[in-house]
Predicted 3D model of a 59-nucleotide RNA (nadA riboswitch) from a soil metagenome. Of the family's consensus pairs, 86% are formed in the model.
RNA sequence: GGCUGCAACAUCCCCGUUGGCUGGGCGAAGCACGAUUGCGCAGCGAGCCGACUGCAGCC
Repeated sequence: GGCUGCAACAUCCCCGUUGGCUGGGCGAAGCACGAUUGCGCAGCGAGCCGACUGCAGCC
């Protein structure tokens, strides 16, 4: 330098940080009467991708 596996730290367990995409939840407003729009909120215990931190192994 490259590759692979992992998340110790955590107010049961799970959850390293951050950003994006998809799809959900909640809230008010508008609009329609067929359906549907943008806006906002949050540990959304859903998935995927990028960068980064830390631990370990391999070349």